[in-house]
The RNA shown here (FMN riboswitch aptamer (RFN element)) has 135 nucleotides and comes from Melghirimyces algeriensis. Its mean pLDDT, the model's own confidence on a scale to 100, is 80. Taxonomically the source falls in Melghirimyces (Bacteria, Bacillota, Bacilli, Caryophanales).

């Protein structure tokens, strides 16, 4: 400084207001959310005053990933499917700014659910800190 085991913490939001209708937060008109890593021309900070260099930050719909499901194993785990974007504008450059308008959301329940309830005091991509040993 690196990569290595291992330990601890942490790790998901969202139907206000109305309509029908015995019954609906599940239809309807409306309203609301936006995991986690990476990209990124966003925004701030130091350093400094030469530009640039560190750091924080910035995408539901880019590029990977998890949760649910499916197979195999059935001990970790290996695999497989997996939802969604267009148009103006600045610009050398934008699917990531900026302004319009769209779309997307496991599974079981139940009057048909991204938002109810339920596996779930569960899993988990991850993120900080911390040990032990090695260069």
């Nucleotide at each position: 400084u690196u990569g290595a085991u291992c330990c601890u913490u942490c790790g998901g939001g969202g139907c206000a207001g109305g309509g029908u209708g015995a019954a609906a937060u599940u239809c309807c008109c409306g309203a609301c959310c936006g995991g986690c890593g990476g990209u990124g021309a966003u925004g701030g900070c130091a350093c400094a005053a030469g530009g640039a260099u560190g750091c924080c930050u910035c995408a539901g719909u880019c590029c990977g990933u998890g949760a649910c499901c499916c197979g195999c194993a059935u001990g970790a785990g290996c695999g497989g499917u997996g939802g969604a974007c267009c148009u103006g504008g600045u610009g050398a450059a934008a699917c990531u700014c900026c302004g319009g308008g769209a779309c997307c959301g496991a599974c079981a329940g139940u009057a048909u659910a991204g938002u109810c309830u339920g596996g779930a005091u569960g899993g988990g991509a991850g993120a900080a800190g911390g040990a032990u040993g090695a260069u």